[in-house]
Formats: sequence, structure tokens, C1' cells
RNA sequence: AUCCUUGUAGCACAAUGGGCAGUGCAUCUGGCUGUUAACCAGAAGGUUGGUGGUUCGAGCCCACCCAGGGACG
Repeated sequence: AUCCUUGUAGCACAAUGGGCAGUGCAUCUGGCUGUUAACCAGAAGGUUGGUGGUUCGAGCCCACCCAGGGACG
């Protein structure tokens, strides 16, 4: 330099025919308990890596850039 792949909540990952962004763990609050843990219920937490583009509508499609991993040399 070229090509492939990944980037979504604190962490691990879903959402693949473009149509309201979700699950588990963790955190907080309440319940239960003599207390803790476990268990039950609830809550908070997201500019979906960035900037543009296509579209009525983009996490998803296109271009460029950034970061991690890989292939060839």
C1' cells in the first nucleotide's frame, strides 16, 4: 500500500427483507430475611465509532475517515 472483518448501555452480545433500539450480567430502589447472600418486582443508563449521502424512514444500504483484529507482500 491492497483486501477482508469487527465497532450498539459500565461489561458480554442481539436486533440481517430498511419500519418504536433490546436481552443477560453489573449498578440503584423496593419486597422477602434476625442479617447477608440467593430469590422476586421496578428503575436508571444509548448522539448504534465519526462525517456526509441514498430513502417517506438507516444500527442495517453507499462513500470517506478513525480504532481493534486478520490475509497477502
Predicted 3D model of a 73-nucleotide RNA (transfer RNA) from Podarcis lilfordi. The coordinates come from a structure-prediction model, not an experiment, and the mean pLDDT is 80. It matches the Rfam family "tRNA". By type it is a transfer RNA. RNAcentral holds the sequence, with entries from ENA and Rfam.